[in-house]
Predicted 3D model of a 92-nucleotide RNA (c-di-GMP-I riboswitch aptamer) from Candidatus Fraseribacteriota. Taxonomically the source falls in Bacteria candidate phyla (Bacteria). Of the family's consensus pairs, 95% are formed in the model. The RNAcentral record of the sequence draws on Ribocentre.

RNA sequence: AUACGAAAAGGGCAAACCCCGGGAAACCUGGGGACGCAAAGUCACAGGCCUGCGCUUGCCAAGGAGGUAAGCAUGGCGGCUGGACUGCCGAA
Repeated sequence: AUACGAAAAGGGCAAACCCCGGGAAACCUGGGGACGCAAAGUCACAGGCCUGCGCUUGCCAAGGAGGUAAGCAUGGCGGCUGGACUGCCGAA
């Protein structure tokens, strides 16, 4: 140094839920709060999942408006997996 993750030290992050705000929604910023996390640090490249303002098609209706179902990401999830980059400590 790399791989790896025992002990300990210094610490770090922050699930659910609640509040303000943003958003059509998923979800996100901030505050509170801790389920947990050795990368629960950063990145949407691959897979997967979530949402559907909007678009397409079908049905109800039949001037139609509207309603409803399915599909589609340009939206989202890094605390879903893989991958990339960076990082504290140091036993086997």